[in-house]
Transfer RNA from a Minisyncoccota bacterium, 74 nucleotides, folded computationally. The RNAcentral record of the sequence draws on ENA. The prediction has a mean pLDDT of 80. The organism belongs to Minisyncoccota, within Bacteria. Its Rfam family is "tRNA". Rfam's curators write: Transfer RNA (tRNA) molecules are approximately 80 nucleotides in length. Their secondary structure includes four short double-helical elements and three loops (D, anti-codon, and T loops). Further hydrogen bonds mediate the characteristic L-shaped molecular structure. tRNAs have two regions of fundamental functional importance: the anti-codon, which is responsible for specific mRNA codon recognition, and the 3' end, to which the tRNAs corresponding amino acid is attached (by aminoacyl-tRNA synthetases). tRNAs cope with the degeneracy of the genetic code in two manners: having more than one tRNA (with a specific anti-codon) for a particular amino acid; and 'wobble' base-pairing, i.e. permitting non-standard base-pairing at the 3rd anti-codon position. It is annotated as a transfer RNA.
C1' cells in the first nucleotide's frame, strides 16, 4: 500500500428488484394469570440504518468520500 466483503434498537439478522407505516428472534418495562418463583399470554419504550456528500419526485437500497471490522495479495 491493493482487492474483495461486512457496518440496520442492548444483542442476534431480515430487509436483493429504490416507493407509502424499516421489520424478525431475543433482552428490557408494564399488565394479567400463580400464594411466590418459574412460564405462559398480552402491551409498551427503544432505529434519526457506521459518518458525510450526491443523484432522484422519492435512497437501509443506487454513486463517491472517510471511518471501523473481517480476509486475500505484495
Nucleotide at each position: 500500500g491493493g482487492g474483495c466483503c461486512u457496518g440496520u434498537g442492548g444483542c442476534g439478522c431480515a430487509g436483493c428488484u429504490g416507493g407509502u407505516u424499516a421489520g424478525c428472534g431475543u433482552g428490557u418495562c408494564u399488565g394479567u394469570a400463580u400464594g411466590g418463583c418459574a412460564u405462559a399470554c398480552a402491551g409498551a419504550a427503544g432505529g434519526u440504518c457506521a459518518g458525510g456528500g450526491g443523484u432522484u419526485c422519492g435512497a437501509a437500497u443506487c454513486c463517491c468520500c472517510u471511518c471501523a471490522g473481517g480476509u486475500c495479495c505484495a